[in-house]
RNA sequence: UUGCAUUGCUAGGGGUCUAUAUUUUAGAAAACUUUAAGAUAUAGUGAGAAUCACCCUUUGAACCUGAUGCGGGUAAUGCCGCCGUAGGAAAGCAGCUUGAUGCUUUC
Numbered sequence: 001u002u003g004c005a006u007u008g009c010u011a012g013g014g015g016u017c018u019a020u021a022u023u024u025u026a027g028a029a030a031a032c033u034u035u036a037a038g039a040u041a042u043a044g045u046g047a048g049a050a051u052c053a054c055c056c057u058u059u060g061a062a063c064c065u066g067a068u069g070c071g072g073g074u075a076a077u078g079c080c081g082c083c084g085u086a087g088g089a090a091a092g093c094a095g096c097u098u099g100a101u102g103c104u105u106u107c
Stems, first nucleotide, its partner, number of pairs: 003103004007094004011057004017044012063088003069082004
């Protein structure tokens, strides 16, 4: 210095894990028991783990694929990082301001 965002309205996109306890159902076992699925509660991480809440909407890491991926760590888990300048992925209108902050273009 340029643009966008931070506001409002409407529309759209997305995710729902892990462990423990109690309990229900089904199977196995001579029995103690054990396996799987569901419900409730608690705990861990997170913006969000079922609420009309949270996040994201092309300046797109919200989210999906890669992935039964790789490394680290944990009681365990996409818990953290890499993968990632990878491939996909959903928008418009109005307002405010030349003030502040963040990102970004140029010098």